A computed fold for a 74-nucleotide RNA from an uncultured Bacteroidales bacterium, annotated as transfer RNA. The prediction has a mean pLDDT of 81. Rfam family: tRNA. It is annotated as a transfer RNA. Rfam's curators write: Transfer RNA (tRNA) molecules are approximately 80 nucleotides in length. It was read from a public genome assembly.
Order: sequence, then C1' cells, then structure tokens
RNA sequence: GGGGUGUUAGCUCAGUUGGCUAGAGUAUUAGACUGGCAGUCUAAGGGUCAUGGGUUCGACUCCCAUACACUCCA
Repeated sequence: GGGGUGUUAGCUCAGUUGGCUAGAGUAUUAGACUGGCAGUCUAAGGGUCAUGGGUUCGACUCCCAUACACUCCA
C1' cells in the first nucleotide's frame, strides 16, 4: 500500500425478509428471604446501534466515505 471481517448498555454478546417502545447474561442500585454476611429471588436505572452522508413511506439492518480493531497478501 491492497483485500476481508468487525464496531449494538460499564463488560461479553444476540437481533429473523427493512416495520410495535432495540434485547439477553453479567455488573450497578433498591427491596424481600437471613440475627448478620454470603447466596437466592424480584424490580429499577443504564443505548448518539463507531462518525457523517445517501436510498426508502420507514434503516441497527441496504449503499458510500471516514475513524478504530482484528486478520490475510505485499
């Protein structure tokens, strides 16, 4: 320098043919059980779907550019 893959909650990851208010585990906070801790259960908060633009009635999803990470070739 060129090709490919990826970027979604603090962390690890799902997300179906483009269509309802975008989800899970873990973590955090609160409550219940317990004499207390640990542990279990319940609930709550937490999102610029990497950034910008385009297509579309409608985009996490399709297209383009950029940034970053991994990987292959040179």